Predicted 3D model of RNase P RNA and transfer RNA as a complex of 438 nucleotides.
Rfam match: Bacterial RNase P class A.
The prediction has a mean pLDDT of 76.

[in-house]
RNA sequence: AAGGCAGUUCGUUCUAUCAAUCCGUGCAAACGGGUAGGAAAGUCCGGGCAACAAAGGGCAGUGCACUUCCUAACAGGAAGGUGACCGAAGGGUUAACAGAUAGUGUCACAGAAACUAAACCGCCUCGUAGAGGUAAGGGUGAAACAGUGGGGUAAGAGCCCACUCAUUUCAAUGUGAAUUGAAGUUGGGAUAAACCUUGCACGUUGAAAGACCAAAUAAAUCCGGAUCAAAGGGCGGCCCGCUCAAUUGCUUGCAAGCCGGAAGGGUAGGUCGAUUGAGAUACAUUGUGAAGUGUAUCCUAGAUUAAUGAUAGAAGACACGGCAAAACUGUGUUUACAGAACCCGGCUUAUAGAACUGCCUUUUUA
RNA sequence: GGUCUCGUAGUUCAACGGAUAGAAUAGAUGUUUCCUAAACAUUUGAUAGCAGUUCGAUUCUGCUCGAGACUA
Numbered sequence: 001a002a003g004g005c006a007g008u009u010c011g012u013u014c015u016a017u018c019a020a021u022c023c024g025u026g027c028a029a030a031c032g033g034g035u036a037g038g039a040a041a042g043u044c045c046g047g048g049c050a051a052c053a054a055a056g057g058g059c060a061g062u063g064c065a066c067u068u069c070c071u072a073a074c075a076g077g078a079a080g081g082u083g084a085c086c087g088a089a090g091g092g093u094u095a096a097c098a099g100a101u102a103g104u105g106u107c108a109c110a111g112a113a114a115c116u117a118a119a120c121c122g123c124c125u126c127g128u129a130g131a132g133g134u135a136a137g138g139g140u141g142a143a144a145c146a147g148u149g150g151g152g153u154a155a156g157a158g159c160c161c162a163c164u165c166a167u168u169u170c171a172a173u174g175u176g177a178a179u180u181g182a183a184g185u186u187g188g189g190a191u192a193a194a195c196c197u198u199g200c201a202c203g204u205u206g207a208a209a210g211a212c213c214a215a216a217u218a219a220a221u222c223c224g225g226a227u228c229a230a231a232g233g234g235c236g237g238c239c240c241g242c243u244c245a246a247u248u249g250c251u252u253g254c255a256a257g258c259c260g261g262a263a264g265g266g267u268a269g270g271u272c273g274a275u276u277g278a279g280a281u282a283c284a285u286u287g288u289g290a291a292g293u294g295u296a297u298c299c300u301a302g303a304u305u306a307a308u309g310a311u312a313g314a315a316g317a318c319a320c321g322g323c324a325a326a327a328c329u330g331u332g333u334u335u336a337c338a339g340a341a342c343c344c345g346g347c348u349u350a351u352a353g354a355a356c357u358g359c360c361u362u363u364u365u366a
Numbered sequence: 367g368g369u370c371u372c373g374u375a376g377u378u379c380a381a382c383g384g385a386u387a388g389a390a391u392a393g394a395u396g397u398u399u400c401c402u403a404a405a406c407a408u409u410u411g412a413u414a415g416c417a418g419u420u421c422g423a424u425u426c427u428g429c430u431c432g433a434g435a436c437u438a
Base pairs, nucleotide, nucleotide: 001362002361003360004359005358006357007356008355009354010353012315013314014313015312016311017310018309020035021034022033023032024031025030037337041348042347044346045345046344047343048342049206050205051204052203056240057239058238059237061202062201063200064199065198066080067079068078069077070076081097082095083094084093085092086091098197099196103195104194105191106190107189120138121137122134123133124132125131126130146164147163148162149161150160151159165187166185167184168183169182170181171180172179173178210272211271212270213269221262222261223260224259225258232244233243234242247256248255249254250253279298280297281296282295283294284293285292286291316334317333318332319331320330321329322328367437368436369435370434371433372432373431376391377390378389379388384421393409394408395407396406397405414430415429416428417427418426
């Protein structure tokens, strides 16, 4: 310098004049300070927070799945292992990575036969038809039951031998998944994003959640009920267990009240929740890394039909030229994807342009 | 903002993971009729998009795009 791969950051800034909105000070006038993203998006995950009176077990259900670590947690992240693929190699990409000897299913068509599998053609022996042996060769298929080479055989086959694959045991290294080596065995269909088994984890709902205040209407009407936990209710479904409320008055059956339900009526106003956090920035330090620890500094939208804007100038950035290149200079543009609604950590998707970092290979120079 | 359900011919509906994706209606052509309509016959036309699992996907899984329902 060229090529390939992977990742990170930014994605405008300043001044002036007006405007919208929030907070603080102030009797008021006014003054001061702040005002939308890396994805705010999709709503795919995990939590914080709030409510469900108290409290437990089981079943069903949902999710994850190689090893070790990070994190508040996660179906997230980091580093490794194994398999597959690409590549001359180094290396890179990718996996929804447990189990097929716990069991039940499925493998259409083709083919002789698709798991208690199998003999169509072919080969060999006896031989009229035909019978027996065979699974090396051929055919069908996604897949035909360990592979290659040699020997042996009537022809063949792990029948025997060597190597490879699989698998069992032992040893060494490693935190571990595993890797390497030695000895032994003839040892094997695919499929679990099919049902299922194993291990681990899991309440539900969702700020329009929820809490409080004010006002108004019809504590009107109907149904079931009163300590036996029967009916009913009480953290998503089912079961068990546990638990919830209740009397009074008149007077002998009525009224009021309590628990639960059905339908109906009134109100749609205000305050809180509401932004101080698993927070941000800088420096140091531990770790291969994701991340952790310490010190210092900072407070940075809070609306509720929903604000966060307009104009002018300059800088930065970009495009085209002066010019063969640089400095310099002229003209034009303000460019992409896109806009908070309880908050935070991830995943996925969309993105004009700019800057930076790491790994590998090739070539050249010192 | 939140919680759910869907997407197949122009339209309305089917389909067990098994190979030519099925009907009706609409359209086109022909027959019949003086001409239309009706009737009869033939025929074109599709799984929202992209990946993945599997020998094989409308169906199973993930993401993207789009259409609806509910919510003091």